[in-house]
Molecule: Bacterial RNase P class A
Organism: Clostridiales bacterium
RNA sequence: UGAGCGGACUAGAUGGCUGCACUCUUUUGAGUGAGGAAAGUCCGAGCACCGUAGGGCAGAGCGCCGGGUAACGCCCGGUGGAGGCGACUCCAAGGAAAGUGCAACAGAGAUAUACCGCAACCCUGGCCCAGCCAGGAUGCAAGGGUGGAAAGGCGAGGUAAGAGCUCACCGGAACUUCUGGCGACAGAAGCUCCCUGUAAACCCCGCUUGGUGCAAGAUUGAUAUGGGAGCAUUCAAUAGCGGCCCGCUAAGCUUCAUGUAAUCGCUAGAGCUUGCCGGCAACGGCAAGCCAAGACAGAUGGCCAUCCGCGACAGAACUCGGCUUAUUGUCCGGCUCAAACG
Numbered sequence: 001u002g003a004g005c006g007g008a009c010u011a012g013a014u015g016g017c018u019g020c021a022c023u024c025u026u027u028u029g030a031g032u033g034a035g036g037a038a039a040g041u042c043c044g045a046g047c048a049c050c051g052u053a054g055g056g057c058a059g060a061g062c063g064c065c066g067g068g069u070a071a072c073g074c075c076c077g078g079u080g081g082a083g084g085c086g087a088c089u090c091c092a093a094g095g096a097a098a099g100u101g102c103a104a105c106a107g108a109g110a111u112a113u114a115c116c117g118c119a120a121c122c123c124u125g126g127c128c129c130a131g132c133c134a135g136g137a138u139g140c141a142a143g144g145g146u147g148g149a150a151a152g153g154c155g156a157g158g159u160a161a162g163a164g165c166u167c168a169c170c171g172g173a174a175c176u177u178c179u180g181g182c183g184a185c186a187g188a189a190g191c192u193c194c195c196u197g198u199a200a201a202c203c204c205c206g207c208u209u210g211g212u213g214c215a216a217g218a219u220u221g222a223u224a225u226g227g228g229a230g231c232a233u234u235c236a237a238u239a240g241c242g243g244c245c246c247g248c249u250a251a252g253c254u255u256c257a258u259g260u261a262a263u264c265g266c267u268a269g270a271g272c273u274u275g276c277c278g279g280c281a282a283c284g285g286c287a288a289g290c291c292a293a294g295a296c297a298g299a300u301g302g303c304c305a306u307c308c309g310c311g312a313c314a315g316a317a318c319u320c321g322g323c324u325u326a327u328u329g330u331c332c333g334g335c336u337c338a339a340a341c342g
Stems, first nucleotide, its partner, number of pairs: 001338005007332001010329001012307007020033005035313001039324002042322005047213004054246004059209005064078005079093001080091004094204002099202002101198003115144002117140003122136006152170002155167003171194003175190006217264004227256005238250003271290008
């Protein structure tokens, strides 16, 4: 200097005039007023309701270990694996030795096989007849070919020809023991075997899991309505907020028509900022300080001036913790690689 990896911050700034919403006020005025993702509605919860939110099945989710958290499919730190020269990044990471299924094409054959081949003995034929050639039967899977992969590898012995058939050295898997670690696991040794892959296929195993949702719900009221029809009146049937079974409870249940306003819920929190302590970290503890929109056809606008980094993605609707997606303006800091100079 260039190319990268990771992190933090930010989301134009200042001033003036005017406009909008909420709260307070002596009605002069004062204060506050969209985001890092407010988005997706993908997870988790707070909260509310359901007479049982009891037991169970099905369903759903997670799936290496340890920790964090209110909880999670999230976060942190590790183990194992994959990618990258590297800084780093990613993993749908239990079980194939419980069972079932699947593995295109090529190839003889994908747990099985004999296409080209190799071979003593036996049978048939021929010849230049102690032998050679061809065919049949028998034996083989070491050599060649196809393939991503022919089901452990290499070397030696052995055989008619061969084969882990035998041996030595390796590789892989299960199991056992020792050492280190909370553990996943790592290292070493022994013994047995040579039993492809796939569970993001069905399945098995372990853990977790009630449902519905602010259009939840609560209060006050207006009008319709002393409404219509059917079932039932406690055995049964019926109803009890996803489905099924059992249990329990209830006196009503189902359906049609009409009508439906205001207030609350609604923002003081698993809150934020700073400092110290503990911890590798996520995070936790202590202390001090702060109060940041609550709308309801839905509030943030407009104009002018100056500066500059010349402004991207984009607008709350009960709230919070995450994940995912969109986006790029500036600045800061750490690390990696390459080249050159010293």